[in-house]
A computed fold for a 72-nucleotide RNA from a Candidatus Omnitrophota bacterium, annotated as transfer RNA. The organism belongs to Candidatus Omnitrophota, within Bacteria.
Formats: sequence, structure tokens, C1' cells
RNA sequence: GCUGGCGUAGCUCAGGGGUAGAGCAGCGGUUUCGUAAACCGCGGGUCGGUGGUUCAAAUCCACUCGCCAGCU
Repeated sequence: GCUGGCGUAGCUCAGGGGUAGAGCAGCGGUUUCGUAAACCGCGGGUCGGUGGUUCAAAUCCACUCGCCAGCU
């Protein structure tokens, strides 16, 4: 230099056009003499950035940034 993959909650990841979810973690409650576990509930995200397509974009397209891999 070229090509490909990945980027979504604090962490690990789903979701591939129609209001963004799970598990773990956090917070509150029940239980316990107390802690943990278990159970119930709650909060938390401008979906890496900019632009384009569309009635509508996390999702499609272009460029760009970061990480990883391959080729040279």
C1' cells in the first nucleotide's frame, strides 16, 4: 500500500429496514442473627464519527477513525 472482519449498556454479546434486547455486573426489596446464594423489581445506550438512500437506518451505501487478521 491492497483486501477482509469487528465496533451496540460498566463487561460479554444478540438484533441484518418499522419504538434497541439478554446474561453478568450495579441499585432497591423479600429471605437470614449477619453475609453469600436464591427470588422479585429498578436504572443504565445520541448503536465509533460524518454524509447519503428511504415515509422510516443500529440495520443499506460512501467516506473516515480505532482494533484484529491476511496479502504485498

About this RNA: It matches the Rfam family "tRNA". Rfam classes the family as a transfer RNA. Rfam links the family to the GO term triplet codon-amino acid adaptor activity.